[in-house]
RNA sequence: CUCUUAUCAAGAGCAGGUGGAGGGAUGAGCCCUAUGAAACCCGGCAACCGGUUUAUAAAAAACACGGUGCUAAUUCUUACAGUCAUCCGAUUGAUAGAUGAGAG
Numbered sequence: 001c002u003c004u005u006a007u008c009a010a011g012a013g014c015a016g017g018u019g020g021a022g023g024g025a026u027g028a029g030c031c032c033u034a035u036g037a038a039a040c041c042c043g044g045c046a047a048c049c050g051g052u053u054u055a056u057a058a059a060a061a062a063c064a065c066g067g068u069g070c071u072a073a074u075u076c077u078u079a080c081a082g083u084c085a086u087c088c089g090a091u092u093g094a095u096a097g098a099u100g101a102g103a104g
Stems, first nucleotide, its partner, number of pairs: 001104008013042001016041003022032003026079004043071003048067003051063004075096001080093005
């Protein structure tokens, strides 16, 4: 990088430290940000994989020890297609993206 598969309406510092201007994948929109962005550390959330315990055919439950992940806004909305609607728009499904696990 490509493929397969599962999930994406919940949760997590409104006086934590360093840091200093950007960030929300991309376009458009709309937002966040010096009452301090990114990043790193600490804290926290969750529980995908492993592990342990209960149970055991399997499924399932608990824990949070290890490997990730996440910690503004539904994956912030929308980009394609269908349905409804005079319009504004509503709704469903894809696509794209993100993360885990597996394969090449």